[in-house]
RNA sequence: CUCUUAUCAAGAGAAGCUGAGGGAUUUGGCCCUGUGAAGCUUCGGCAGCAGACCUGUAAAGGAACUGUGCUACAUCCAACAAGCAUUGGCUUGAAAGAUAAGAA
Numbered sequence: 001c002u003c004u005u006a007u008c009a010a011g012a013g014a015a016g017c018u019g020a021g022g023g024a025u026u027u028g029g030c031c032c033u034g035u036g037a038a039g040c041u042u043c044g045g046c047a048g049c050a051g052a053c054c055u056g057u058a059a060a061g062g063a064a065c066u067g068u069g070c071u072a073c074a075u076c077c078a079a080c081a082a083g084c085a086u087u088g089g090c091u092u093g094a095a096a097g098a099u100a101a102g103a104a
Base pairs, nucleotide, nucleotide: 002103003102004101005100006099007098008097013043014042015041016040017039021032022031023030026079027078028077029076044071045070046069048068049067050066051065053062054061055060075096080093081092082091083090084089
């Protein structure tokens, strides 16, 4: 990097360095941001997935040990298709994306 499967309505932030962008990409909206964005470091936290552990006949639950992930809203909305509505909205799906496990 590619493929398959599952999930994506919940949860969880402080400090230091730095200094202008950020919410994946393009466009259009919307929002956050010098009362400090993104990034890096440290310490915490959460519990999504896998493994080990505990309770349990099981279903399931607990816990946070390991690997990984996450820690504003929220996968922010729309774009493509279908249905409904008709003043431009609602619902569902797809696509795309993220994470984990597995495979080549």

SAM riboswitch aptamer (S box leader) from Peribacillus saganii, 104 nucleotides, folded computationally. The model forms 97% of the base pairs in the Rfam consensus. It matches the Rfam family "SAM riboswitch aptamer (S box leader)". Its family is annotated with regulation of gene expression in the Gene Ontology.